[in-house]
RNA sequence: UUAGCAUUGAGAGCGGCGAGAGGGAACUGGCCCGGUGAUCGCCCGGCAACCUGCAGGAAUCAGGGUGCCAAGGUCAGGUUUUGCAGCGCAAAGCAACGAUGUGUU
Numbered sequence: 001u002u003a004g005c006a007u008u009g010a011g012a013g014c015g016g017c018g019a020g021a022g023g024g025a026a027c028u029g030g031c032c033c034g035g036u037g038a039u040c041g042c043c044c045g046g047c048a049a050c051c052u053g054c055a056g057g058a059a060u061c062a063g064g065g066u067g068c069c070a071a072g073g074u075c076a077g078g079u080u081u082u083g084c085a086g087c088g089c090a091a092a093g094c095a096a097c098g099a100u101g102u103g104u105u
Base pairs, nucleotide, nucleotide: 004102005101006100007099008098013044015043016042017041018040022033023032024031027077028076029075030074045069046068047067050065051064052063053061055060073097078094079093080092081091082090083089084088
């Protein structure tokens, strides 16, 4: 970097240091976080159980490699179905896009 596969409403920081204005992937529209310092980087702490692996019949699980720790992936957008009595709104599903892991080149 690319095809494939799995997951994507659970869980986990009022910590320390640095830095200093925007940030929540991208576009549009909402909503939210942010000088009481967000986002970001490092340290510490924690969550989880994808891969690996000691032990084990299994459940489980030490160690290791990742990942994650505001809000559902912050919500909607496209499409299908249903409902409303009605031309749009709501709910549910699917898709698309993205993220993470595995894995291939």